[in-house]
A computed fold for a 74-nucleotide RNA from a Candidatus Altarchaeales archaeon, annotated as transfer RNA. Rfam family: tRNA. Rfam describes the family as follows. Transfer RNA (tRNA) molecules are approximately 80 nucleotides in length. The prediction has a mean pLDDT of 83.
RNA sequence: GGGCCCGUGGCCUAGCAGGAUAGGGCACCGGACUUCUAAUCCGGGGAUCGGGGGUUCGAAUCCCCCCGGGUCCG
Numbered sequence: 001g002g003g004c005c006c007g008u009g010g011c012c013u014a015g016c017a018g019g020a021u022a023g024g025g026c027a028c029c030g031g032a033c034u035u036c037u038a039a040u041c042c043g044g045g046g047a048u049c050g051g052g053g054g055u056u057c058g059a060a061u062c063c064c065c066c067c068g069g070g071u072c073c074g
Stems, first nucleotide, its partner, number of pairs: 001073007010026004019057001028044005050066005
């Protein structure tokens, strides 16, 4: 330098043949239960999807550029 893959809340992850307030688990906060803790149950806040631009009525999803990580080739 070139090819391919990945990048979604604090962490992990689903969605990626375009259309629903972006879903789930853990963690966190509040409550119930308990003598207390844990477990269990109920409730709650937090991401507009790595950044920018484009296409479209509509983009996490398609296209382009860039950034970061992984891998292979030179």